Predicted 3D model of a 473-nucleotide part of an RNA (small-subunit ribosomal RNA, 3' major domain) from a wastewater metagenome.
Model confidence (mean pLDDT): 81 of 100.
RNAcentral holds the full RNA, with entries from SILVA.

Context: one part of a larger RNA
RNA sequence: UGACGGGGGCCCGCACAAGCAGUGGAGUAUGUGGAUUAAUUCGAAGCAACGCGAAGAACCUUACCAGGUCUUGACAUCCAGCUAACGAAGUAGAGAUACAUUAGGUGCCCUUCGGGGAAAGCUGAGACAGGUGGUGCAUGGUUGUCGUCAGCUCGUGUCGUGAGAUGUUGGGUUAAGUCCCGCAACGAGCGCAACCCUUGUUUCUAGUUGCUACGCAAGAGCACUCUAGAGAGACUGCCGUUGACAAAACGGAGGAAGGUGGGGACGACGUCAAAUCAUCAUGCCCCUUAUGACCUGGGCCACACACGUACUACAAUGGCUGUAAACAGAGGGAAGCAAAGCCGCGAGGUGGAGCAAAACCCUAAAAGCAGUCCCAGUUCGGAUCGCAGGCUGCAACCCGCCUGCGUGAAGUCGGAAUUGCUAGUAAUCGCGGAUCAGCAUGCCGCGGUGAAUACGUUCCCGGGCCUUGUACA
Numbered sequence: 001u002g003a004c005g006g007g008g009g010c011c012c013g014c015a016c017a018a019g020c021a022g023u024g025g026a027g028u029a030u031g032u033g034g035a036u037u038a039a040u041u042c043g044a045a046g047c048a049a050c051g052c053g054a055a056g057a058a059c060c061u062u063a064c065c066a067g068g069u070c071u072u073g074a075c076a077u078c079c080a081g082c083u084a085a086c087g088a089a090g091u092a093g094a095g096a097u098a099c100a101u102u103a104g105g106u107g108c109c110c111u112u113c114g115g116g117g118a119a120a121g122c123u124g125a126g127a128c129a130g131g132u133g134g135u136g137c138a139u140g141g142u143u144g145u146c147g148u149c150a151g152c153u154c155g156u157g158u159c160g161u162g163a164g165a166u167g168u169u170g171g172g173u174u175a176a177g178u179c180c181c182g183c184a185a186c187g188a189g190c191g192c193a194a195c196c197c198u199u200g201u202u203u204c205u206a207g208u209u210g211c212u213a214c215g216c217a218a219g220a221g222c223a224c225u226c227u228a229g230a231g232a233g234a235c236u237g238c239c240g241u242u243g244a245c246a247a248a249a250c251g252g253a254g255g256a257a258g259g260u261g262g263g264g265a266c267g268a269c270g271u272c273a274a275a276u277c278a279u280c281a282u283g284c285c286c287c288u289u290a291u292g293a294c295c296u297g298g299g300c301c302a303c304a305c306a307c308g309u310a311c312u313a314c315a316a317u318g319g320c321u322g323u324a325a326a327c328a329g330a331g332g333g334a335a336g337c338a339a340a341g342c343c344g345c346g347a348g349g350u351g352g353a354g355c356a357a358a359a360c361c362c363u364a365a366a367a368g369c370a371g372u373c374c375c376a377g378u379u380c381g382g383a384u385c386g387c388a389g390g391c392u393g394c395a396a397c398c399c400g401c402c403u404g405c406g407u408g409a410a411g412u413c414g415g416a417a418u419u420g421c422u423a424g425u426a427a428u429c430g431c432g433g434a435u436c437a438g439c440a441u442g443c444c445g446c447g448g449u450g451a452a453u454a455c456g457u458u459c460c461c462g463g464g465c466c467u468u469g470u471a472c473a
Base pairs, nucleotide, nucleotide: 001473002472003470004469005468007467008466009465010464011463012462013461015457016456019421020420021419022418023417026312027311028310029309030308031307032306033305034303042053043052064298065297066296067295068294069293070292073128077127078126079124080123081122082121083120086104090099091098092097108117109116110115130287131286133285134284135283139281140280141276142275143274144272146270151190152189153188154187155186156185157166158165159164170181171180172179196264197263198262199261201232202231203230204229205228206227207226210222211221212220214219235258238252239251240250241249242248314414318373319372320371321370322369331362332361333360336355337354341350342349343348380411385406386405387404388403389402390401391400427449428448429447430446431445432444433443
């Protein structure tokens, strides 16, 4: 100087407390451990691994296993020779591939018409290719975390023999090393804040596909809704009180909004030899008829068990049936989204209008209302299983999703323990998208309805500043 303390002081955070809803019990989904396996590919490991890499394992993916195959190779460059390239059908085989035919087809550039060249294919030789093999404790890059915590430093000066100190401490204040005052310090940098995006108000401009005061339509118009560009607006600016005549705090006015208005992006010096050699790149080591490459099938989906994360429930604030009708936002659409109509109980089929989309489509929002059920393992709950079907796709046996009929398990609110959340939040309700042929209870977004509580900082956890002690560096 740090670090640490079941030392002290001050302060903060859904940290506790006050509340609401959960998890832990059940079933299922999913990830992990374990055990199993020919293989169950690999990585991630307290917080900060475990619906994580994976925004989607039937084949492919795929890295794993078994078997069948190849050895200049599946991929790149160089050399020589041959053939334009391309392309059709046959046999064997699980296929990779092998064999034997070749129907067609003779192109482009240069030419001294001999040929040469480019591209592509085949054969051969070797240089080489190749490796999701090892090392994240050799690395780059990227990322997590403390933590959006308020800190981390430098120049000059001064003090100290020196390590270092000062500044950065102190008195106030703030979300903030934010600002004010003081001070052997005076300044500065990276952080904080602001500048960026979005949302909330308004003005102007512009109105088509949007909107409608014109009775409907057509047309017309751009007031309104809205769309999308430019401004305005909020600055403790004004008033009062407190304060040290400061910074600021509290109250008020005006205002759509008030003291950072809400949300996002943005992550200082560094810590954890944190994570990643399997995104990529890369040193070194290793393999080279195999640790490379191709194919078929299997596996990653197995299951006594244990844990994490979710979904669905245990019901009456509910289930079921019916009804006519109402209210979103944000997205997606051409190898696509697909309407009306018709068929089917339904999944779906048929059909093909319209739409490269403020135009058409996905698109129906759901929680609402009425009736019924009358507290039961039930008209709760839906696992499991049987049968019959639909869709995608070469192909749903291992191993997809959906529908109908039947079946109807556990479960009556969950021990110790433990999580999230302070407002348009929690809770609850549905909708969309990426990935994607198909497959979503996951993820990322969107809106609808819409709470309770916060006395307070003694305690638990984490953090910041000052100070004190020293087993430690």